[in-house]
């Protein structure tokens, strides 16, 4: 020093709900708020999981159904980039 690995320190994030706002939706943004997180920091490359506008197919027709990410999700799971702190 660097890697594992996580006691203490300083600390950081920020569920769900309740408010506006965006989106057909799913989910996001801002506030408020903490359930909880050693990467709950970034990244949609695989995979899971969620929508289902368009667009296909059902239906005399409508209602509706079915199917479909190009949509969403990193606080789902793998991979990838970097980071704070210093005990066993």
């Nucleotide at each position: 020093c660097a890697g594992c690995c996580g006691a203490a320190c300083a600390g950081g994030c920020a569920a769900a709900a309740c408010c506006g706002g965006u989106g057909a939706a799913a989910a996001c943004c801002g506030g408020c708020g903490g359930c909880g997180c050693a990467a709950a920091g970034c990244c949609a490359u695989g995979g899971a999981u969620c929508u289902a506008c368009c667009g296909c197919c059902a239906g005399g027709a409508a209602a509706u159904g079915g199917c479909c990410a190009c949509g969403a999700c990193a606080g789902c799971c793998a991979g990838g980039c970097a980071g704070c702190c210093g005990a066993a």
This is a predicted structure of an 88-nucleotide RNA (c-di-GMP-I riboswitch aptamer) from an Anaerolineaceae bacterium. NCBI's taxonomy places the organism under Bacteria, Bacillati, Anaerolineae, Anaerolineales, Anaerolineaceae. Model confidence (mean pLDDT): 87 of 100.